Record summary
Predicted 3D model of a 75-nucleotide RNA (transfer RNA) from a bacterium. Its mean pLDDT, the model's own confidence on a scale to 100, is 80.

RNA sequence: GCCGAGGUAGCUCAGUGGUAGAGCGCGUCCAUGGUAAGGAUGAGGUCGUGGGUUCAAAUCCCAUCCUCGGCUCCA
Repeated sequence: GCCGAGGUAGCUCAGUGGUAGAGCGCGUCCAUGGUAAGGAUGAGGUCGUGGGUUCAAAUCCCAUCCUCGGCUCCA
């Protein structure tokens, strides 16, 4: 440099045009003699960045940054 996959909550991930979610973690409460496990409830998001299309974009298009993987040539 080329090709492919990916970037969404603190972590791991889902969500392929119509209200942004789950598990774990975290706060509060319940429960226990106490702890762990358990139950209830809550907080937490510029959906990498910038533009475009659309009534409407995490989702489609373009550019760009970053991460991971593959390829670069001959016998």